[in-house]
RNA sequence: CCAUGAUAAAGGCAAACCAGCCGAAAGGUUGGGGCGCAAAGCUUCGAGGCUUCGCCGGGCGAUCGAAAGAUCGCCGGCAUGCUGGUUGGGCUGCCCUG
Numbered sequence: 001c002c003a004u005g006a007u008a009a010a011g012g013c014a015a016a017c018c019a020g021c022c023g024a025a026a027g028g029u030u031g032g033g034g035c036g037c038a039a040a041g042c043u044u045c046g047a048g049g050c051u052u053c054g055c056c057g058g059g060c061g062a063u064c065g066a067a068a069g070a071u072c073g074c075c076g077g078c079a080u081g082c083u084g085g086u087u088g089g090g091c092u093g094c095c096c097u098g
Base pairs, nucleotide, nucleotide: 002098003097005095012037013036017032018031019030020029021028022027035085041091042090043089045088046087047086048083049082050081054078055077056076057075059074060073061072062071063070064069
């Protein structure tokens, strides 16, 4: 320097679940916990998944109104939100062995 992660050591990370806090939600975060992980370290550039405060509807209903329309509820659509412990790519890295 390259390859590998079968074995060993030193260590590392931490799923579900529980509690506090943040968030509309998905989810995040801190502590406990430990299913697992050799990149379960970092990164939303690509693909996928999750959510819908909000926005859009030349959808439905109700109320108000002379009407235009407004408000509310329901339905449908949309990430700009979230997920790196879904995955491809990119960047970085411990140890053993060859």
The RNA shown here (c-di-GMP-I riboswitch aptamer) has 98 nucleotides and comes from a Candidatus Manganitrophaceae bacterium.
Model confidence (mean pLDDT): 83 of 100.
Its Rfam family is "c-di-GMP-I riboswitch aptamer". Rfam describes the family as follows. GEMM was predicted in a large-scale screen for bacterial structured RNA regulatory elements.
The sequence was found by an Rfam model in a public genome assembly.
NCBI's taxonomy places the organism under Bacteria, Pseudomonadati, Nitrospiria, Candidatus Troglogloeales, Candidatus Manganitrophaceae.